[in-house]
Molecule: transfer RNA
Organism: Ruegeria intermedia
RNA sequence: GGCCCGGUAGCUCAGCUGGAUAGAGCAGGAGCCUUCUAAGCUCUUGGUCGGGGGUUCGAGUCCUCCCCGGGUCG
Numbered sequence: 001g002g003c004c005c006g007g008u009a010g011c012u013c014a015g016c017u018g019g020a021u022a023g024a025g026c027a028g029g030a031g032c033c034u035u036c037u038a039a040g041c042u043c044u045u046g047g048u049c050g051g052g053g054g055u056u057c058g059a060g061u062c063c064u065c066c067c068c069g070g071g072u073c074g
Stems, first nucleotide, its partner, number of pairs: 001073007010026004019057001028044005050066005
């Protein structure tokens, strides 16, 4: 340098063929329970969807350039 995969919440990851307010688990906060802690239960906070541009009525999803990580070829 070419090609392939990945980048979505603090962490691990879903998101099907473009469509409704972007989600789960864990973690964090509050409460219940308990003598206390842990566990359990209930509620809840948290997102420029890596960045720019484009297509579209509409983009996490499609196109393009760039950045980062991994793999592979030379």